[in-house]
SAM riboswitch aptamer (S box leader) from Solibacillus sp. R5-41, 109 nucleotides, folded computationally.
This record gives sequence, structure tokens and C1' cells, in this order.
RNA sequence: UUCUUAUCAAGAGAAGCGGAGGGGAUUGGCCCGAUGAUGCUUCAGCAACCUCUAAUUUGUAUUAGAAAGGUGCUACUUCCAGCAAGGGUUUUCCCUUGAAAGAUAAGAG
Repeated sequence: UUCUUAUCAAGAGAAGCGGAGGGGAUUGGCCCGAUGAUGCUUCAGCAACCUCUAAUUUGUAUUAGAAAGGUGCUACUUCCAGCAAGGGUUUUCCCUUGAAAGAUAAGAG
């Protein structure tokens, strides 16, 4: 870097450093930010993908539990929309489903 599979409305913050934009990019919104954001470090925490234990099972599956280890995460639904289809409705407003893109994990090349 590419592919496959699964998940993405839940959950979980303090301190220090630093000093201007940030919520991935584009467009439109909505937010965060000198009362110091984003980021980095330390500590703490959340969750349960890998992992471990037990039971069941045709099953490499399912269920329940654990949290030592490998990751991940700890503003806003992946902050919302954009593309496609459908519905309400007649206001350029609302709703549903899907796609695309992205993030994370596991596996493969």
C1' cells in the first nucleotide's frame, strides 16, 4: 500500500508541554478554540476486536464470564449533509433505506 470479513446512535478525563487554528480532504451547514482548542507526553479510565476460562454444540459455531497481554478509543451519531432510491409534505422542510468515502480490529497478498 491492496484485498477480505466484522463493527461504527452505547461507554470512558485529569495533569504537564505547547501556542493557532481544529472537528481527514473538497462544498454547504453546525460546532470546538488565547477562560489555550487540535496535537504530543504521563497517569487514569472505557470497551471487549485479538486473547483467556467455562458450558453447549454437527461445527473453526453459539452463549456466559474475565481483563494479565496485543491493539483501539475517552467533544458533537463516522458532528450532519453531499450520491442513489423511496416516503411525508409544499417548505425547499422532515423521515427511512442503501451506496461511496473514512475509522478500528482480525486475516491474507
Notes:
The organism belongs to Solibacillus, within Bacteria. The coordinates come from a structure-prediction model, not an experiment, and the mean pLDDT is 79. Its Rfam family is "SAM riboswitch aptamer (S box leader)". Rfam describes the family as follows. The SAM riboswitch is found upstream of a number of genes which code for proteins involved in methionine or cysteine biosynthesis in Gram-positive bacteria.